[in-house]
RNA sequence: GCCAACGUAGCUCAGUUGGUAGAGCACAGCUUUCGUAAAGCUGGGGUCGCGGGUUCGACUCCCGCCGUUGGCU
Numbered sequence: 001g002c003c004a005a006c007g008u009a010g011c012u013c014a015g016u017u018g019g020u021a022g023a024g025c026a027c028a029g030c031u032u033u034c035g036u037a038a039a040g041c042u043g044g045g046g047u048c049g050c051g052g053g054u055u056c057g058a059c060u061c062c063c064g065c066c067g068u069u070g071g072c073u
Stems, first nucleotide, its partner, number of pairs: 001072007010025004019056001027043005049065005
């Protein structure tokens, strides 16, 4: 330099034909216990990597850029 995949909550990841953004773990509170752990319930937390385009409407489609990983030279 070229090709491909990926980028969504603190972490690991879902999100099927474009139509209000979710799960598990973690964190906080509560219940339970003499207490801790475990278990159960509730809650906070996201400009969906950045910038444009298409559309009534974009995490989703198109373009460019940035980053990560792998491959080729």